RNA sequence: CGGGUUGGCCAGGCGAUCGCGUCGUCCUCCCUCCGGGAAGACGUCGAGGAAAGUCCGGACUCCACAGGGCAAGGUGGUGGCUAACGACCACCCGGGGUGACCCGCGGGACAGUGCCACAGAGAAGAGACCGCCUCCCGGCGUACGUCGGAAGGUAAGGGUGAAACGGUGAGGUAAGAGCUCACCAGCGGAUCGGGUGACCGGACCGGCUAGGUAAACCCCACCUGGAGCAAGACCAGACAGUGCUCACCGAGGCGGCCCGCUGAGAGCACGGGUAGGUUGCUGGAGCCUGCGAGCAAUCGCAGGCCGAGAUGGAUGAUCGUCCAACGACAGGAUCCGGCUUAUCGACCAGCCCGUCAC
Numbered sequence: 001c002g003g004g005u006u007g008g009c010c011a012g013g014c015g016a017u018c019g020c021g022u023c024g025u026c027c028u029c030c031c032u033c034c035g036g037g038a039a040g041a042c043g044u045c046g047a048g049g050a051a052a053g054u055c056c057g058g059a060c061u062c063c064a065c066a067g068g069g070c071a072a073g074g075u076g077g078u079g080g081c082u083a084a085c086g087a088c089c090a091c092c093c094g095g096g097g098u099g100a101c102c103c104g105c106g107g108g109a110c111a112g113u114g115c116c117a118c119a120g121a122g123a124a125g126a127g128a129c130c131g132c133c134u135c136c137c138g139g140c141g142u143a144c145g146u147c148g149g150a151a152g153g154u155a156a157g158g159g160u161g162a163a164a165c166g167g168u169g170a171g172g173u174a175a176g177a178g179c180u181c182a183c184c185a186g187c188g189g190a191u192c193g194g195g196u197g198a199c200c201g202g203a204c205c206g207g208c209u210a211g212g213u214a215a216a217c218c219c220c221a222c223c224u225g226g227a228g229c230a231a232g233a234c235c236a237g238a239c240a241g242u243g244c245u246c247a248c249c250g251a252g253g254c255g256g257c258c259c260g261c262u263g264a265g266a267g268c269a270c271g272g273g274u275a276g277g278u279u280g281c282u283g284g285a286g287c288c289u290g291c292g293a294g295c296a297a298u299c300g301c302a303g304g305c306c307g308a309g310a311u312g313g314a315u316g317a318u319c320g321u322c323c324a325a326c327g328a329c330a331g332g333a334u335c336c337g338g339c340u341u342a343u344c345g346a347c348c349a350g351c352c353c354g355u356c357a358c
Base pairs, nucleotide, nucleotide: 001354002353003352004351005350006349007348008347010345012322013321014320015319016318017317018316020046021045023043024042025041026040028038029037030036031035048329052340053339055338056337057336058335059334060228061227062226063225067259068258069257070256072224073223074222075221076220077091078090079089080088092106093104094103095102096101107219108218112217113216114213115212116211129158130157131154132153133152134151136149137148138147139146140145166184167183168182169181170180171179185209187206188205189204191202192201193200194199232279233278234277235276241270242269243268244267245266246265252262253261286305287304288303289302290301291300292299293298
């Protein structure tokens, strides 16, 4: 310098004018005082890295201060971290890449059951289609031979397949075969060393060999009660009840069942009324800076800061100027931690490969 890989960060800046929402102060007006409402001025604050999808986890609220069992669902290498998690960090194992690095829905297939398309003789304690070998029968021939047929042996060779029941070599045999042996791979047992652990490394013995699939049933370990801020609480106001069914011999709560707890209304149909306000509501597992512990995720300490809270739902427009540039995806609705998806254009850093120069 070129190519690559991983991570971080920004999300137009400044000024002027106009406009909108919350809160505070002042002033004016209105309602009968308390108090409330309306308009105006000034000041403060006013979306995001994803506010989104609502996929996972929690806080909070109500239902037993959330109970027991079954069922159902989820998670699934190990160790951490956390309020919690399927997130995150580090490591292990397997796979890919020259490498930095990336990917893995990564427990169990000697607990049991099932499935393995097509092709193929045979798809799991398998299998004689071709071939090879032995013996028998028949034809030909010159009794070695060759052709056809029958019986048996054989998993070396061929062929099918994603996969055919270890690989190579030697011995052995009628031909063959872990049938035997050597080495290699794999499995199991006991063992030594390292590591918290997953696991890694070494030496010994064994039978010689055990396919895949659990995102099939299933087994093992751990986790999970339900509903959700339209949760829930309060205030003010309006109205009209009627019929049926069930119910202290237990309705309903309890949303798959049983137990247990609670204990008086519950459901349906017709009819009537209202659809206002307050609270929950934003100061929090909060943000910034520094120091410290840790490989890291993360945690601790000190100092500083307050940064939306609407309810028909506010955050926009114009002009000037700067920059390579008129700048993408997109907007809160209880809050928080993640994941995923969308995204114009830059900037910064670590590492790897190649080339050149010193």
Bacterial RNase P class A from Nocardioides sp. Kera G14, 358 nucleotides, folded computationally. Rfam family: Bacterial RNase P class A. It is annotated as a ribozyme. The coordinates come from a structure-prediction model, not an experiment, and the mean pLDDT is 78.